[in-house]
Context: one part of a larger RNA
RNA sequence: UGCGGAAGGCCUGAGGGGAAGGUCCAUCUAGUACGAGAGGAACGAUGGAUCGGGGCCUCUGGUGAGCGGUUGUCUGAUAAGGCAAGCCGCGUAGCUACGCCCCAAGCGAUAAGAGCUGAAAGCAUCUAAGCUCGAAGCGCUCCCUAAAAAUAGGCCUUCUUUCUGCUUUUGAGUAGCAAUACUCGGAAGCAGAGGAGAGCUCCCGUAGAAGACGGGGUUGAUAGGCCAGCAGUGUAAGCGCUUAGCUAACGCGAGGCGUUCAGCUGACUGGUACUAAUCG
Numbered sequence: 001u002g003c004g005g006a007a008g009g010c011c012u013g014a015g016g017g018g019a020a021g022g023u024c025c026a027u028c029u030a031g032u033a034c035g036a037g038a039g040g041a042a043c044g045a046u047g048g049a050u051c052g053g054g055g056c057c058u059c060u061g062g063u064g065a066g067c068g069g070u071u072g073u074c075u076g077a078u079a080a081g082g083c084a085a086g087c088c089g090c091g092u093a094g095c096u097a098c099g100c101c102c103c104a105a106g107c108g109a110u111a112a113g114a115g116c117u118g119a120a121a122g123c124a125u126c127u128a129a130g131c132u133c134g135a136a137g138c139g140c141u142c143c144c145u146a147a148a149a150a151u152a153g154g155c156c157u158u159c160u161u162u163c164u165g166c167u168u169u170u171g172a173g174u175a176g177c178a179a180u181a182c183u184c185g186g187a188a189g190c191a192g193a194g195g196a197g198a199g200c201u202c203c204c205g206u207a208g209a210a211g212a213c214g215g216g217g218u219u220g221a222u223a224g225g226c227c228a229g230c231a232g233u234g235u236a237a238g239c240g241c242u243u244a245g246c247u248a249a250c251g252c253g254a255g256g257c258g259u260u261c262a263g264c265u266g267a268c269u270g271g272u273a274c275u276a277a278u279c280g
Stems, first nucleotide, its partner, number of pairs: 005159007015145004021051008034039001052103005060097004066090005071084005106140003113133004162193014200280001202216004222276003225272005230266004238259005245252002
């Protein structure tokens, strides 16, 4: 762009893709069938392992914003920090594997093959007519995609397909002898107005290389801020009490306890128009 207007929602499924499964072990069957004995199955059922495929983050592990401890050095000291992407202990969300979940059966038509009935050829013969079975293979079943499947699909909902002017052409009716005039329409073209809706711009994320996709835009909780919850770390600073030790005997003082389940922080959840989604 098309699918003879536009938008939204829900479908169908021609067609396309897939390997989504593969293998092994154990138990029961069963010390059974079989076999003199020695030995020793299978059909079927159940449980597991491993390789592979897909998904997920409840658990476990990794990473991880963040919090805390600590070494050296610097900012005069305290406090608070910088640098060595210093070392160490924990660690939410997210992303992950080393973690968790799923990955049957069955149906149809067949191959080699096994057969039934059965002539040619009074017999025989699975085949010539006809018919029944038969594989990890084929087509379905399963998953993904798919109306651009040009025979361009279906269902539901909403809006709209409008109005005015001019030009050309055409039909009917009335008046008229006629030319013609008037009235009511149809079609085409041009110009203008309007228009459902869409896009841009703006705030974003469950989406994302760019496009795209999804949400929101004041009739608003879309993002940020703030508040609360929850979570991480582990008890801040200041002050008070106490204390190993040192002392020039005045004091200094690492540390401990209390204030304090504190302080700091959050990618999480909820609330709140304070800020920005204004106006276009």
Large-subunit ribosomal RNA, domain VI from an archaeon, 280 nucleotides, folded computationally. The RNAcentral record of the full RNA draws on ENA. Rfam family: Archaeal large subunit ribosomal RNA. Its Rfam clan is "LSU clan". Its mean pLDDT, the model's own confidence on a scale to 100, is 81.